[in-house]
RNA sequence: AGCCCCGUAGUUCAAUGGUUAGAACGAUGGUCUCCAAAGCCACAGAUCUGGGUUCGAUUCCUAGCGGGGCUGCCA
Numbered sequence: 001a002g003c004c005c006c007g008u009a010g011u012u013c014a015a016u017g018g019u020u021a022g023a024a025c026g027a028u029g030g031u032c033u034c035c036a037a038a039g040c041c042a043c044a045g046a047u048c049u050g051g052g053u054u055c056g057a058u059u060c061c062u063a064g065c066g067g068g069g070c071u072g073c074c075a
Stems, first nucleotide, its partner, number of pairs: 001071007010025004018055001028042004048064005
């Protein structure tokens, strides 16, 4: 330098253009207990940034940013 993949909650992952973006673990509060853990209940929490297409974008296109992988060049 070229090519490919990825970016969604604190973490690991779903959501193939349409109702209010979900799950597990974790956090917080409650319940239970003499106390704690486990269990049960409740609750908070996210789409990397800009632009475009569309009635409608997490999803499609584009530029950038960040992460990972493969290949090559110079020294």

Predicted 3D model of a 75-nucleotide RNA (transfer RNA) from a Candidatus Altimarinota bacterium. Its Rfam family is "tRNA". Gene Ontology term of the family: triplet codon-amino acid adaptor activity.